[in-house]
RNA sequence: CGCUCAUCGAGAGCGGCUGAGGGACAGGCCCUGUGACGCCGCGGCAACCAGCGAACCCGGACCCGAAAACCGGGGGAGCCAGGUGCCAAUGCCUGACCGAUGAGCA
Numbered sequence: 001c002g003c004u005c006a007u008c009g010a011g012a013g014c015g016g017c018u019g020a021g022g023g024a025c026a027g028g029c030c031c032u033g034u035g036a037c038g039c040c041g042c043g044g045c046a047a048c049c050a051g052c053g054a055a056c057c058c059g060g061a062c063c064c065g066a067a068a069a070c071c072g073g074g075g076g077a078g079c080c081a082g083g084u085g086c087c088a089a090u091g092c093c094u095g096a097c098c099g100a101u102g103a104g105c106a
C1' cells in the first nucleotide's frame, strides 16, 4: 500500500513544552494568541480483539430407567481491562468511485 467484514447520533480532559494553524478532501459551517495542530505526563471513556464465563442445548459415561453431580462439545448473559482505539461539534454538515478505527487475509 491492497482485499474482506464490523462500527462510526452514546461516552470521556487537565497540566507542561511549543507557537499558527486545525476540523482527511471540496463547498459550507466552526475551533483557535482566553494558545490551535503537535509532543510529553497524568487522568478518563468505550469494549473491536485477547482472557474468564452464567442460563440453556447436544452427546457420552453412570443407572433397571431417569435426574443431579462427572467428562466432552455448543452457547453466549455477564465480568475483566492484557493488545489497540478514542476524549469540540452526528465521521461537525452535504458530497464521493470518500475517510477513520478494529479484526482477519494477502
Base pairs, nucleotide, nucleotide: 002105003104004103005102006101007100008099013042014041015040016039017038021031022030023029025095026094027093028092043087044086045085048083049082051079052078056074057073058072059071060070091098